A computed fold for a 317-nucleotide RNA from Paenimyroides tangerinum, annotated as Bacterial RNase P class A. Of the family's consensus pairs, 96% are formed in the model. The coordinates come from a structure-prediction model, not an experiment, and the mean pLDDT is 77. It is recorded under the gene name rnpB. Rfam family: Bacterial RNase P class A. Rfam's curators write: Ribonuclease P (RNase P) is a ubiquitous endoribonuclease, found in archaea, bacteria and eukarya as well as chloroplasts and mitochondria.

RNA sequence: AUAGUAGGCCGCCUUAUCGCUGGUAGCAAUAUCAGAGGAAAGUCUGGGCACCAUAGAGUAAGCUUAGCGGGUAACGCCCGUCCGCCGUGAGGUGAGGACAAGUGCAACAGAAAGGAUGUACAGGUAAUGCUGUAGUGAAAUCAGGUAAACUCUUUGCGGUGAAAUGCCAUGUAAACUAACGUUUGAGGGCUACUCGCUUGAUGUUAGAGGGUAGGCAGAUGGAACUUUUGAGUAAUUAAAAGUCUAGAUAAAUGAUAAGGAAAAGCACUUCAAAAGAAGUGCUUUUACAGAACCCGGCUUAUAGGCCUACUAUUUUA
Repeated sequence: AUAGUAGGCCGCCUUAUCGCUGGUAGCAAUAUCAGAGGAAAGUCUGGGCACCAUAGAGUAAGCUUAGCGGGUAACGCCCGUCCGCCGUGAGGUGAGGACAAGUGCAACAGAAAGGAUGUACAGGUAAUGCUGUAGUGAAAUCAGGUAAACUCUUUGCGGUGAAAUGCCAUGUAAACUAACGUUUGAGGGCUACUCGCUUGAUGUUAGAGGGUAGGCAGAUGGAACUUUUGAGUAAUUAAAAGUCUAGAUAAAUGAUAAGGAAAAGCACUUCAAAAGAAGUGCUUUUACAGAACCCGGCUUAUAGGCCUACUAUUUUA
């Protein structure tokens, strides 16, 4: 220099104006602070949490784990290592228990591929593939191969899922219950009161229930994050100090303007022997995506850019 291997990180920025959601202060106006991701996705897994089921224990079925050791709250996840396979190598990958329980399966070649219907030649026996050699094949009686065949062994597994669940509760309602009043006229209207007139069967007070609209909790301080130091090959872990970091509910996290950055294309200029390099201008682009109870993992999507370690080949000193 070229070609690769493994791992990690960023993933547009700044300012102004106008908005949106939440916290705090305030009677209010308003002020101030905070406001999406590495995958918030798929809902595939391990838990927390809640409800339902369940006396306890076991058996069967179904699904599931699979070398060995370690990590973790746990896992089917992660790390290390042995072995097999792939790669010149850095590395990658594993569908890594058992065929000596039983059943099944095996292209071509071959007499025969699992019930040996034992081929050719030679030898042997009372008798028998009893013995040897040859030939086909990866494998020919050998406790043969095959479990990404059934199966056996081993590990684990009750179900549902925040639309869970708990609380408050307008209306429907002149409903229900109790007490009192009431055709011997309650109550209503004329009317603020009395009388009067009129209408004519319910009225007043108290109480309980279920839980629709809606509201509150669940619900955001946690197996949390940052830094330093120690332990460990590593996954990971211990200690100390510091930090508070979305919480909406049909769902906020946005819009506009200006400037900048990066990438690609085109044109021009300069440098250069050339390949090419640098600069200027114009145009285009800046991904995947969008919290919805929370945490661990896996898988998938992702424009562009950066960093670290290592390998092979070639060249130069």